[in-house]
Predicted 3D model of a 548-nucleotide part of an RNA (small-subunit ribosomal RNA, 5' domain) from Vagococcus elongatus. The coordinates come from a structure-prediction model, not an experiment, and the mean pLDDT is 81.

Context: one part of a larger RNA
RNA sequence: GGACGAACGCUGGCGGCGUGCCUAAUACAUGCAAGUCGAACGCUUUUUCUUUCACCGGAGCUUGCUCCAUCGGAAGAAAAAGAGUGGCGGACGGGUGAGUAACACGUGGGUAACUUGCCCAUCAGAGGGGGAUAACACUUGGAAACAGGUGCUAAUACCGCAUAACUCCAGUGACCGCAUGGUCAUGGGAUAAAAGACGCUUUCGGGUGUCACUGAUGGAUGGACCCGCGCUGCAUUAGCUAGUUGGUGGGGUAAAGGCUCACCAAGGCCAUGAUGCAUAGCCGACCUGAGAGGGUGAUCGGCCACACUGGGACUGAGACACGGCCCAGACUCCUACGGGAGGCAGCAGUAGGGAAUCUUCGGCAAUGGACGAAAGUCUGACCGAGCAACGCCGCGUGAGUGAAGAAGGUUUUCGGAUCGUAAAACUCUGUUGUUAGAGAAGAAUCAGCGGGAAAGUAACUGUUCCCGCCCUGACGGUAUCUAACCAGAAAGCCACGGCUAACUACGUGCCAGCAGCCGCGGUAAUACGUAGGUGGCAAGCGUUGUCC
Numbered sequence: 001g002g003a004c005g006a007a008c009g010c011u012g013g014c015g016g017c018g019u020g021c022c023u024a025a026u027a028c029a030u031g032c033a034a035g036u037c038g039a040a041c042g043c044u045u046u047u048u049c050u051u052u053c054a055c056c057g058g059a060g061c062u063u064g065c066u067c068c069a070u071c072g073g074a075a076g077a078a079a080a081a082g083a084g085u086g087g088c089g090g091a092c093g094g095g096u097g098a099g100u101a102a103c104a105c106g107u108g109g110g111u112a113a114c115u116u117g118c119c120c121a122u123c124a125g126a127g128g129g130g131g132a133u134a135a136c137a138c139u140u141g142g143a144a145a146c147a148g149g150u151g152c153u154a155a156u157a158c159c160g161c162a163u164a165a166c167u168c169c170a171g172u173g174a175c176c177g178c179a180u181g182g183u184c185a186u187g188g189g190a191u192a193a194a195a196g197a198c199g200c201u202u203u204c205g206g207g208u209g210u211c212a213c214u215g216a217u218g219g220a221u222g223g224a225c226c227c228g229c230g231c232u233g234c235a236u237u238a239g240c241u242a243g244u245u246g247g248u249g250g251g252g253u254a255a256a257g258g259c260u261c262a263c264c265a266a267g268g269c270c271a272u273g274a275u276g277c278a279u280a281g282c283c284g285a286c287c288u289g290a291g292a293g294g295g296u297g298a299u300c301g302g303c304c305a306c307a308c309u310g311g312g313a314c315u316g317a318g319a320c321a322c323g324g325c326c327c328a329g330a331c332u333c334c335u336a337c338g339g340g341a342g343g344c345a346g347c348a349g350u351a352g353g354g355a356a357u358c359u360u361c362g363g364c365a366a367u368g369g370a371c372g373a374a375a376g377u378c379u380g381a382c383c384g385a386g387c388a389a390c391g392c393c394g395c396g397u398g399a400g401u402g403a404a405g406a407a408g409g410u411u412u413u414c415g416g417a418u419c420g421u422a423a424a425a426c427u428c429u430g431u432u433g434u435u436a437g438a439g440a441a442g443a444a445u446c447a448g449c450g451g452g453a454a455a456g457u458a459a460c461u462g463u464u465c466c467c468g469c470c471c472u473g474a475c476g477g478u479a480u481c482u483a484a485c486c487a488g489a490a491a492g493c494c495a496c497g498g499c500u501a502a503c504u505a506c507g508u509g510c511c512a513g514c515a516g517c518c519g520c521g522g523u524a525a526u527a528c529g530u531a532g533g534u535g536g537c538a539a540g541c542g543u544u545g546u547c548c
Base pairs, nucleotide, nucleotide: 001548002547003546004545006544007543008542009541010540013395014394015393016392017391018390019388020387021353026351027350028349030348031347032346035088036087037086040085041084043082044081045080046079047078048077049076050075051074052073053072057068058067059066060065061064095306096305097304105230106229107228108227109226110225111224114223115222119219120218121217122216123215124214125213127161129159130158136151137150138149139148140147141146167190168189169188171186172185173184174183175182176181196211197210198209199208200207201206232278233277234276239269240268241267244266245265246264247263248262249261250260251259281303282302283301284300285296286295287294288293308329309328310327311326312325331342332341333340334339359385361384362383363382367381368379369378370377371376398428399427400426401425408419409418410417411416432489433485434484435483436482437481438480442475448469449468450467451466452465453464454463492537493536494535495534496533497518498517499516503532504531505530506529507528513520514519
């Protein structure tokens, strides 16, 4: 000199863009943060409409019929709500850096040792049956959480059967390779599904479209495993290791492997630093530096790890799962003392710790995500607003003229000098401000309506594409623009002995004090304190801390 997620002191006008618990991975009140689908399914409740039955009331009158209204029962339709079965998603998104010195990460390879829901392409299929169960009703236990019994019922829930090869299993032949092996051909054996939902059409047999479903192959994407190299300090850590190192065989996994087990052998690592201890998430990057280097790993992006602490599996394409389950532990809460409930390192917020770090805000309008055919619902992701000079950048606090060099302050050798064109005064301007008016871009859509085209079909519906109309804004009456008004409302901080730009007076008298280093202060202190002046930076200035 530069830099900062900074803090402290004094001061403080505005805007844009960023950033904001670095400490206690401490404990958490309250609200929200993961739901969605009725176009998979049965049921309950409510409302409306239609049909029908019965009673009562009124009117008309043809005196036994018609009409109207209310209530009740049954059936059907539509809409809404509720819990339940079922599907998909809760493995993404969001947070934190405790652990980890490791194939965790970075980089380059390998898998002839693997997997991949949703998505895309191709091929083939989707036949015929069955038994339950939740909801519900009744009931039992319990304070509750909840649990049990009996009975009924549905499905795209569950289970057999048929069908089937390019899949799998063992065999044969050919070709190839990188050891185990791989590819192709051939015949043998094993194995699947939802007769679904919603439309269009129908001669009621069916046909057909979309979305779902099953098997196989290939792709895309994501993941898993293995290897080379790189990756902190201490030798005042020198020896470490028994599933340890290797083999054979069983088991296990999506998959190679001591991954695990039985048996056998005695190996394996190490001064090119094993083992131990301490510290630490890694990287792209960021800071500094001419570079080489040194330091850091906030925000943003990639990977990893964790979710009160420790352990475990279940479900699933994917977890050993932050807002899932089970067990143990610590803590907190409820309790009828028998037993239960909870997990902010999500967004806000609270207490505590600390030098120190924000609102218990608005909206799904945009982007993205989950579900859904769609409308749409959910989304503290996200987009915005709020707070903070915390940082960077920009603007302003006026401009021009103005010497009687006014008054006043300071100083003086009493002549003057200086603050100083500074002020006043005159003439302007209106950035910002105040008031009023106009007022965005961000919106592209999706859906709906109308029209056209393409492929396909016996035809329709439907699909895809194009055009037109219609609809959608939290921010926000914000940005921006226009008009009017007023110099009015907007300057401080530090320094002035040398380094280092900037000096005098008074007070003090080795006192009080200053100080980054040298050093000032003991009676004329340019070094302490105050005043005037000056210098520097400026909505900041200085100090402290850390890095280069």

Taxonomically the source falls in Vagococcus (Bacteria, Bacillati, Bacillota, Bacilli).